[in-house]
RNA sequence: GGAUCCUUAGCUCAGCUGGUCAGAGCGCUAGCCUGAUAAGCUAGAGGUCCCCGGUUCAAUUCCGGGAGGGUCCG
Numbered sequence: 001g002g003a004u005c006c007u008u009a010g011c012u013c014a015g016c017u018g019g020u021c022a023g024a025g026c027g028c029u030a031g032c033c034u035g036a037u038a039a040g041c042u043a044g045a046g047g048u049c050c051c052c053g054g055u056u057c058a059a060u061u062c063c064g065g066g067a068g069g070g071u072c073c074g
Base pairs, nucleotide, nucleotide: 001073002072003071004070005069006068007067010026011025012024013023019057028044029043030042031041032040050066051065052064053063054062
């Protein structure tokens, strides 16, 4: 330099062809349970969906540009 994939909660990820409140597991907080812990149960908090722009009535999702990262080729 070329090709290709990825970027969504603290971590690992889902979100199928644009539409209702953006979700799961783990973790965290509180409560229940226990003599006490762990486990288990219940509830809760936590997100500028990497950034900028465009299309659209409406964008995490489509298009363009940029940034960061992975793999392969040279």
The RNA shown here (transfer RNA) has 74 nucleotides and comes from Candidatus Berkelbacteria bacterium RIFOXYA2_FULL_43_10. It matches the Rfam family "tRNA". Its family is annotated with triplet codon-amino acid adaptor activity in the Gene Ontology. Rfam's curators write: Transfer RNA (tRNA) molecules are approximately 80 nucleotides in length. Lineage of the source: Bacteria > Bacteria candidate phyla > Candidatus Berkelbacteria.